[in-house]
RNA sequence: GCUCCUGUAGCCCAACUGGAAGAGGUGACUGUCUCAAAAACAGUUUAUGUGCGAGUUCAAAUCUCGCCAGGAGCA
Numbered sequence: 001g002c003u004c005c006u007g008u009a010g011c012c013c014a015a016c017u018g019g020a021a022g023a024g025g026u027g028a029c030u031g032u033c034u035c036a037a038a039a040a041c042a043g044u045u046u047a048u049g050u051g052c053g054a055g056u057u058c059a060a061a062u063c064u065c066g067c068c069a070g071g072a073g074c075a
Stems, first nucleotide, its partner, number of pairs: 001074007010026003013022001019058001027045006051067005
């Protein structure tokens, strides 16, 4: 330098391939239980909106372009 993949809640990661985001896990907090803690169970918690900007569209996490960051391959 070229090609490809990834970027969504504090963290990991879904979203049926355009119909408006949370299914799940984990963390934190509270409660039940326990002498106490751990484990288990229940509940709560969180995005001025999907890395940033622009475009297409009635409608974009999803499609297009540019940029940024991380990873893999080739040279």
Notes: RNAcentral holds the sequence, with entries from ENA. The RNA shown here (transfer RNA) has 75 nucleotides and comes from Okeania sp. SIO2H7. Its Rfam family is "tRNA". Its family is annotated with triplet codon-amino acid adaptor activity in the Gene Ontology. Rfam classes the family as a transfer RNA. A reference for the family is Hou (1993), "The tertiary structure of tRNA and the development of the genetic code", Trends Biochem Sci. The coordinates come from a structure-prediction model, not an experiment, and the mean pLDDT is 80. Lineage of the source: Bacteria > Bacillati > Cyanophyceae > Microcoleaceae > Okeania.